The RNA shown here (transfer RNA) has 73 nucleotides and comes from Candidatus Tremblayella phenacoccinincola.

[in-house]
RNA sequence: GCGGGUAUAGUUUAGUAGGACAGAAUACAAUCUUGCCAAGAUUGAGACACGAGUUCAAGCCUCGUUUCCCGCU
Numbered sequence: 001g002c003g004g005g006u007a008u009a010g011u012u013u014a015g016u017a018g019g020a021c022a023g024a025a026u027a028c029a030a031u032c033u034u035g036c037c038a039a040g041a042u043u044g045a046g047a048c049a050c051g052a053g054u055u056c057a058a059g060c061c062u063c064g065u066u067u068c069c070c071g072c073u
Base pairs, nucleotide, nucleotide: 001072002071003070004069005068007066010026011025012024013023019056028044029043030042031041032040049065050064051063052062053061
């Protein structure tokens, strides 16, 4: 340099013929339970790598950039 794949809460991830307030686990915070801890219960905040485009509508399609992985030279 060329080709292929990957990118969603702090972490691990679900979400495929475009239409759900983007869901869960864990971690975090508050409250409850307990004499305390642990465990448990309820509630809460938090995410679509970045930039454009198509569309009434994009996590999903197109283009570019970036990250990491694999292969080729």
It matches the Rfam family "tRNA". Rfam classes the family as a transfer RNA. NCBI's taxonomy places the organism under Bacteria, Pseudomonadati, Pseudomonadota, Betaproteobacteria, Candidatus Tremblayella.